Transfer RNA from uncultured Traorella sp., 72 nucleotides, folded computationally. Rfam family: tRNA. From the family's description: Transfer RNA (tRNA) molecules are approximately 80 nucleotides in length.

């Protein structure tokens, strides 16, 4: 430098044009003498960033950026 892939919550991770699941963690509560276990509730106005298409975009298009792989 060229090609490909991946960026979604503190961590892991689904989603494939129609309002973002789940698990762990965290916080509040119930239970308990206390703690653990268990149970209930809360937790993404920004889905890497910026534009574009569309009635509607995490999803499609373009550019950029970080990381990974391949080629030179």
């Nucleotide at each position: 430098u060229g090609g490909g892939g991946u960026g979604u919550a503190g961590c892991c991770a689904a989603g494939c044009g129609g309002u973002a699941a789940g698990g762990c963690a965290a916080c509040g509560g119930a239970c308990u003498c206390u703690g653990a276990c268990u149970c209930c509730g809360u937790c993404a106005u920004u889905c890497a960033u910026a534009g574009g298409u569309u009635c509607g975009a995490a999803u499609c298009c373009u550019a950029u950026u970080a990381c990974c792989c391949c080629a030179g």
The source organism's lineage runs through Bacteria, Bacillati, Erysipelotrichales, Erysipelotrichaceae and Traorella.